[in-house]
Context: one part of a larger RNA
Molecule: small-subunit ribosomal RNA, 3' major domain
Organism: uncultured bacterium
RNA sequence: UGACGGGGACCCGCACAAGCAGUGGAUUAUGUGGUUUAAUUCGAAGCAACGCGAAGAACCUUACCAGCACUUGACAUCCAACUAACGAAAUAGAGAUAUAUUAGGUGCCCUUCGGGGAAAGUUGAGACAGGUGGUGCAUGGUUGUCGUCAGCUCGUGUCGUGAGAUGUUGGGUUAAGUCCCGCAACGAGCGCAACCCUCGCCAUUAGUUGCUACGCAAGAGCACUCUAAUGGGACCGCUACCGACAAGGUGGAGGAAGGUGGGGACGACGUCAAAUCAUCAUGCCCCUUAUGUGCUGGGCUACACACGUAAUACAAUGGCCAUCAACAGAGAGAAGCAAUACCGCGAGGUGGAGCAAAACUUCAAAAAUGGUCUCAGUUCGGACUGCAGGCUGCAACCCGCCUGCACGAAGUUGGAAUUGCUAGUAAUCGUGGAUCAGCAUGCCACGGUGAAUACGUUCCCGGGUCUUGCACU
Numbered sequence: 001u002g003a004c005g006g007g008g009a010c011c012c013g014c015a016c017a018a019g020c021a022g023u024g025g026a027u028u029a030u031g032u033g034g035u036u037u038a039a040u041u042c043g044a045a046g047c048a049a050c051g052c053g054a055a056g057a058a059c060c061u062u063a064c065c066a067g068c069a070c071u072u073g074a075c076a077u078c079c080a081a082c083u084a085a086c087g088a089a090a091u092a093g094a095g096a097u098a099u100a101u102u103a104g105g106u107g108c109c110c111u112u113c114g115g116g117g118a119a120a121g122u123u124g125a126g127a128c129a130g131g132u133g134g135u136g137c138a139u140g141g142u143u144g145u146c147g148u149c150a151g152c153u154c155g156u157g158u159c160g161u162g163a164g165a166u167g168u169u170g171g172g173u174u175a176a177g178u179c180c181c182g183c184a185a186c187g188a189g190c191g192c193a194a195c196c197c198u199c200g201c202c203a204u205u206a207g208u209u210g211c212u213a214c215g216c217a218a219g220a221g222c223a224c225u226c227u228a229a230u231g232g233g234a235c236c237g238c239u240a241c242c243g244a245c246a247a248g249g250u251g252g253a254g255g256a257a258g259g260u261g262g263g264g265a266c267g268a269c270g271u272c273a274a275a276u277c278a279u280c281a282u283g284c285c286c287c288u289u290a291u292g293u294g295c296u297g298g299g300c301u302a303c304a305c306a307c308g309u310a311a312u313a314c315a316a317u318g319g320c321c322a323u324c325a326a327c328a329g330a331g332a333g334a335a336g337c338a339a340u341a342c343c344g345c346g347a348g349g350u351g352g353a354g355c356a357a358a359a360c361u362u363c364a365a366a367a368a369u370g371g372u373c374u375c376a377g378u379u380c381g382g383a384c385u386g387c388a389g390g391c392u393g394c395a396a397c398c399c400g401c402c403u404g405c406a407c408g409a410a411g412u413u414g415g416a417a418u419u420g421c422u423a424g425u426a427a428u429c430g431u432g433g434a435u436c437a438g439c440a441u442g443c444c445a446c447g448g449u450g451a452a453u454a455c456g457u458u459c460c461c462g463g464g465u466c467u468u469g470c471a472c473u
Stems, first nucleotide, its partner, number of pairs: 002472001004469002007467007015457002019421005026312008034303002042053002064298007073128001077127002079124005086104001090099003108117003130287002133285003139281002141276003144272001146270001151190006157166003170181003196264004201232007210222003214219001235258001238252005314414001318373006331362003336355002341350003380411001385406007427449007
């Protein structure tokens, strides 16, 4: 100088408190541990691993296991010889592959018509390829975390023998080392803030596929809605009070918006030998008829159990039935989205208008109104199971999703403990997208309905500043 203290002072944060909804109990889904297994591939491990890498394991993926095969190799460059390329059907086989330089096929450029060349292929020899093999404690790059916390430093000067100090401390103030005042300091840099995107108000410009004061339509128009570009608008600017005549604070007016207007992107110096050699790159080590490569089948989906994260419930603020032309936003669409219509109880099928889309398609549910159930393991709940079907796909046995009928388990609000959230938030209700042939209770987005509470900082946790002690540095 730091680090640490069950030392002190001050301050902040859904940290506590005040509230709301949960988790922990049940069933299921999913991840992990453990166990099992021929294999259950590998990684991630307190917060910061555990619906994580994986935005989607039937084959493929796939890295694992068993078996069958290959050895200059599935892939790249170089050399030589041969053949243009390409290439069925058939047979054997689980397939890879073999018959096989099979049948067929004969191109392009140059030519002295002998041939040569390009591209591709086959064969051969070796240099080499290849490795999701090891080391993240050899590394680059990327990422998490403290933490969007307000800090971290430098130049010159001054002080100190020196390590260092000062500046950065102090008085106020702020979300902020934000700003003001003071001061042996004066300045500066990385951070903060602003500049960027988006939502909210207005104006201008532009009107098709959008809109409609005219109209049945066609048309016409661009006022309005909307779309999308530019600009304006908010600055404690005005005002009253407080404050040190400061910075600023507390109210008020005006305003669509008020004191950072809401949200996002943006992450200082550094910490954790944090994570990743399996995205990629890469040093060194290791394998080279195998730790490389191809294929079939299996496994990653096992199951006494334990934990995490979710979904659905336990019901009457509800379930079921019916009615009503109820009412969104954001997206996606050509090997695609698919309407009207018809068939089917339904999943779905037939068929194919329109649309590369402000044009066509996909497009709500909770809510509202009426009826019924009357507190029950029930008209709650839907697991599990049986049967019958549908879809995708070479193929749903291991191991997909969906539908109908039947079956109708646990569960009556959950111990100790523990999580999220301060406003269009929590809670609740649906919708879309990526991945994707198919498969979503996950993830990422979107809107609808829409609360309660915050006295306060004593305490728990984390963090910041100053100070003090000190067994560490």